[in-house]
RNA sequence: AGAUCCCGCGCGGGAGAGAGGGGCGAGAGCCCCCGCCGAAGGCGCAACCGGCCCCCGGAAACGCUCAGGCAAAAGGGCCGCGCGGGGAAG
Numbered sequence: 001a002g003a004u005c006c007c008g009c010g011c012g013g014g015a016g017a018g019a020g021g022g023g024c025g026a027g028a029g030c031c032c033c034c035g036c037c038g039a040a041g042g043c044g045c046a047a048c049c050g051g052c053c054c055c056c057g058g059a060a061a062c063g064c065u066c067a068g069g070c071a072a073a074a075g076g077g078c079c080g081c082g083c084g085g086g087g088a089a090g
Stems, first nucleotide, its partner, number of pairs: 005086009018034001020033005035070003041066001042064003048058004
């Protein structure tokens, strides 16, 4: 010095599902009931991966919907760009 790679931050893009009913409230919103969604998070089977291999570890876009969400706003897996940090190889 250090592409790929990892972490964080910023900007842009970003799906799905009732503007449901009732009550309170000036409103935001809160509570109850019914119906839904999966892409914050979480959990689970376990596809798959690794190891000292009949055990252990990691783990999905699969499943559950606890949480969250179902006009707008906010959030949002993931993608692109930039910045900062880490960093084996070369």
A computed fold for a 90-nucleotide RNA from Neoroseomonas rubea, annotated as Glycine riboswitch aptamer. The prediction has a mean pLDDT of 79. Lineage of the source: Bacteria > Alphaproteobacteria > Acetobacterales > Acetobacteraceae > Neoroseomonas. Rfam family: Glycine riboswitch aptamer. Rfam describes the family as follows. This family represents the bacterial glycine riboswitch.